This is a predicted structure of a 73-nucleotide RNA (transfer RNA) from a Lachnospiraceae bacterium. The organism belongs to Lachnospiraceae, within Bacteria. The coordinates come from a structure-prediction model, not an experiment, and the mean pLDDT is 83. Its Rfam family is "tRNA". It is annotated as a transfer RNA. It was read from a public genome assembly.

RNA sequence: GCUGUUGUAGCUCAGUUGGUAGAGCACCGCAUUGGUAGUGCGGAGGUCACGGGUCCGAAUCCCGUCAACAGCU
Repeated sequence: GCUGUUGUAGCUCAGUUGGUAGAGCACCGCAUUGGUAGUGCGGAGGUCACGGGUCCGAAUCCCGUCAACAGCU
């Protein structure tokens, strides 16, 4: 230098034939207990790496940039 894969909640990941963003763990509150743990119920938390484009509508399609990993030279 070239090619490919990946980038979504604090962490681990779902969500692709475009149609109002989810789970588990963690966190906060309540209940249960003599008190913890556990369990049950409820809650908060993400403008989907960044910048553009297409479209009525984009996490999803297209272009570019950045980062991580793998391969080639």